[in-house]
Context: one part of a larger RNA
RNA sequence: UUGGGCCUAAAGCGUUCGUAGCCGGUUUAGUAAGUUCCAGGUGAAAUCGUUCUGCUUAACAGAACGGCGUGCUUGGAGUACUACUUUACUUGGGACCGGGAGGAGUCAGAGGUAUUCCGGGGGGACCGGUAAAAUGGGAUAAUCCCCGGAGGACCACCUGUGGCGAAGGCGUCUGACUAGAACGGAUCCGACGGUGAGGGACGAAAGCUAGGGGAGCGAACCGGAUUAGAUACCCGAGUAGUCCUAGCUGUAAACGCUGCGAGCUAGAUGGUGCAUAUUCUACAUGAAUGUGCAGUGUCGGAGCGAAGGCAUUAAGCUCGCCGCCUGGGAAGUACGGUCGCAAGGCUGAAACUU
Numbered sequence: 001u002u003g004g005g006c007c008u009a010a011a012g013c014g015u016u017c018g019u020a021g022c023c024g025g026u027u028u029a030g031u032a033a034g035u036u037c038c039a040g041g042u043g044a045a046a047u048c049g050u051u052c053u054g055c056u057u058a059a060c061a062g063a064a065c066g067g068c069g070u071g072c073u074u075g076g077a078g079u080a081c082u083a084c085u086u087u088a089c090u091u092g093g094g095a096c097c098g099g100g101a102g103g104a105g106u107c108a109g110a111g112g113u114a115u116u117c118c119g120g121g122g123g124g125a126c127c128g129g130u131a132a133a134a135u136g137g138g139a140u141a142a143u144c145c146c147c148g149g150a151g152g153a154c155c156a157c158c159u160g161u162g163g164c165g166a167a168g169g170c171g172u173c174u175g176a177c178u179a180g181a182a183c184g185g186a187u188c189c190g191a192c193g194g195u196g197a198g199g200g201a202c203g204a205a206a207g208c209u210a211g212g213g214g215a216g217c218g219a220a221c222c223g224g225a226u227u228a229g230a231u232a233c234c235c236g237a238g239u240a241g242u243c244c245u246a247g248c249u250g251u252a253a254a255c256g257c258u259g260c261g262a263g264c265u266a267g268a269u270g271g272u273g274c275a276u277a278u279u280c281u282a283c284a285u286g287a288a289u290g291u292g293c294a295g296u297g298u299c300g301g302a303g304c305g306a307a308g309g310c311a312u313u314a315a316g317c318u319c320g321c322c323g324c325c326u327g328g329g330a331a332g333u334a335c336g337g338u339c340g341c342a343a344g345g346c347u348g349a350a351a352c353u354u
Base pairs, nucleotide, nucleotide: 004325005324006323007308008307012322014202015201016200017199021195022194023193025089026088029085030084031083033082034081036077037076038075039074040073041072042071048066049065050064051063052062053061054060092192093189094188095187096185097184098183104178105177106176107175108174109173110172111155112154116150117149118148119147120146121145122144126137127136163170164169207248208247209246210245211244212243216242217241222236223235224234259321260320261319262318263317264316267299268298269297270296272294273293274292275291276290277289278288279287280286303310304309327354328353329352336347337346338345339344
């Protein structure tokens, strides 16, 4: 390279927006660039096939005819498909309207229990901790009970294979602002779309810079135990950190270990949202049952799969686009480049070995 793959064997970028590129719904007319057909020119020789001829034969050589010459070029025909220009359409997409759902985001205000600490009162000897202990705390009055205060963090129950978000993630209440999705519509635009190399933005925890804050927890560190040892597991303390503001970092088993979009292909059943029909009803933003759409689970058939399993939320059948893989180790290392304050990130080999 031809191919084959990417849930678990190597392999889906953490997520998203989007440039170039690639791909693209139904329809009218035109053009005729691609594509198709015809004809002309060109397409060296050698080589190849057939026949004949020349060396005594053959190899070899020569001649004629054929073939090859996949291509390029000129002219013409044709118009299905692709393309371009154009006409129209509505199913893709978008907009608008309507009433609902939501821990979606940002900012501000308010609240709640508990822990800790401080003050006051009661009380008077142990408390704490463990498998058992000890370190530790306590007559300078602890632990325990009551009252009051301070401060920081968090948000029990509700809580649910429940909801929302692109992912990371999001959970007390109220308000302001912002965004998205679903459903319904006899509304509007009319292919405006899909993907997306580069690029931009977002991105848990830990970590870093500066300034705050510091209740609890708690790397490191220090004690006490355990043990042969114990740089651990258990216990007592405890700094950074955890929290806030502004910036940096850019990684995770960032997982559904499953890229995004579209179409098609049996069902059964349960939550959630909207709409709708019927019934009930304490008449309300109610309940039950059915139906449609959307999302989210469980089971299961065809099919697929090495199997486990997946199975309308596909790992089935197809199309478009991107990313990635090619034995193990060396190694996500070295070198170089680039980003970062640093830690380090991204890109990413080889020798050698097996």
Small-subunit ribosomal RNA, central domain from a metagenome, 354 nucleotides, folded computationally. The coordinates come from a structure-prediction model, not an experiment, and the mean pLDDT is 88.